[in-house]
Context: one part of a larger RNA
Molecule: small-subunit ribosomal RNA, central domain
Organism: uncultured prokaryote
RNA sequence: CUGGGCGUAAAGGGUGCGUAGGCGGCUGCGCAAGUCUGGUGUGAAAUCUUCACCGCUCAACGGGAAGAGGUCACUGGAAACUGCGUGGCUUGAGCAUGGUAGAGGUAAGCGGAAUUCCUGGUGUAGCGGUGGAAUGUGUAGAUAUCAGGAAGAACACCGGUGGCGAAGGCGGCUUACUGGGCCAUUGCUGACGCUGAGGCACGAAAGCGUGGGGAGCAAACAGGAUUAGAUACCCUGGUAGUCCACGCUGUAAACGGUGCGCACUAGGUGUAGGGGGUAUCGACCCCCCCUGUGCCGACGUUAACACAUUAAGUGCGCCGCCUGGGGAGUACGUUCGCAAGAAUGAAACUC
Numbered sequence: 001c002u003g004g005g006c007g008u009a010a011a012g013g014g015u016g017c018g019u020a021g022g023c024g025g026c027u028g029c030g031c032a033a034g035u036c037u038g039g040u041g042u043g044a045a046a047u048c049u050u051c052a053c054c055g056c057u058c059a060a061c062g063g064g065a066a067g068a069g070g071u072c073a074c075u076g077g078a079a080a081c082u083g084c085g086u087g088g089c090u091u092g093a094g095c096a097u098g099g100u101a102g103a104g105g106u107a108a109g110c111g112g113a114a115u116u117c118c119u120g121g122u123g124u125a126g127c128g129g130u131g132g133a134a135u136g137u138g139u140a141g142a143u144a145u146c147a148g149g150a151a152g153a154a155c156a157c158c159g160g161u162g163g164c165g166a167a168g169g170c171g172g173c174u175u176a177c178u179g180g181g182c183c184a185u186u187g188c189u190g191a192c193g194c195u196g197a198g199g200c201a202c203g204a205a206a207g208c209g210u211g212g213g214g215a216g217c218a219a220a221c222a223g224g225a226u227u228a229g230a231u232a233c234c235c236u237g238g239u240a241g242u243c244c245a246c247g248c249u250g251u252a253a254a255c256g257g258u259g260c261g262c263a264c265u266a267g268g269u270g271u272a273g274g275g276g277g278u279a280u281c282g283a284c285c286c287c288c289c290c291u292g293u294g295c296c297g298a299c300g301u302u303a304a305c306a307c308a309u310u311a312a313g314u315g316c317g318c319c320g321c322c323u324g325g326g327g328a329g330u331a332c333g334u335u336c337g338c339a340a341g342a343a344u345g346a347a348a349c350u351c
Stems, first nucleotide, its partner, number of pairs: 003323004007305002012319001014202004021195003025089007033082002035078007047068005053063003092192001093189003096185005104178007111155001115151008126137002163170002207248006216242002221237004259318006267296011300307002324351003333344004
C1' cells in the first nucleotide's frame, strides 16, 4: 500500500490537441540503481517454533529461555527481468508516390418553388377559422384569379438503420481556398509510440453586447373560444427571438445514457468506399482482401434486459468518475462572466 464498481441500479469528463507524469516493439554489448544471493555488524514488539521450565487445581491464557521473524549499513557476488548508456533492426508509428468517395470546413456568387407585402387587370359578397363558433378581415372591393414588382428565410423530389466530421454538427447549384479518411505500391525514417492531471482550443439550442436585417414562424402580450375556473390545450393577432457580422456565454436526455489505444476470440446476412482475381471485346454476374456502417447469432459475459470481431467477451496500458435517499448541484469561499449564470462544492438536520 491493498476492496468492489461505472449501457439501464450511484458512477465515462460534451469533444479534441497536448505538458508533466504513468506505461512501452525485436536484438547485441556494457553498467549494476531496482532485483536476487553470500558475509559482517546492527536489530523493538506483535507473531511463529521449541523447551522434563514457571504461575492460575488442568488447559486456554499469562510469564521465562532459546531460535525464527522484521530494520538499516558496509562488503563480496549474479545479470534473467526493470532501469541507465551505447550499437543494430522493422513488425508499432510516421513520411513519400499514385488513386478514390464524401451534406467535412471557410468565403464569394448564382437559382427555382413557396410565403407575405405592394401596384395594376378580371370579378362580387363574402373570406377566414373551428369539434362547433367567435374575435379577425371584406362594398374604402377582400377571398379567388392573372400580370408585374419587392423582401427575407428555407432548400421539395434525389434522400437511403446512405455519406462526412473529434464532438457539437453538416443537405439547392457553381467557384476559390482548405482539414481529415480510405485503397494500392512497399520506396524512405527507424520506436519517433499509447494515455494524458493541469493547460489550450472547439463546442446544439436558448440567452447577452454593438450594428444591421425582419418574409414566414413565434416565447411574452392582447383578444376570441372552451371551462366550475382556464393566467392552458383550440382560434385571430403579435413583440423579443429566429437571419447576418463581430464579440461574449460554455450549458444539454452534449446519448450508443457505453472514455481512449492495442491485441486476441464461431458463424450468417445487408449496405457504403477502395483494391485484387476469375471471366470477357468490354461491362454485369461470381470469388477474395482492406476500410466504414446495420441486422441476426455460438462461445463467453450479464441481476435481468441484453451485449456478442463496431463487446457489455478475454487481457494489457493510461485518464475520468461512483461509494444510501433527502437536504443539494443548495450554502459559504474562490475563479470565470456585461448579465443571466457557469465551474468548484459542503454541513447541520432528517429517513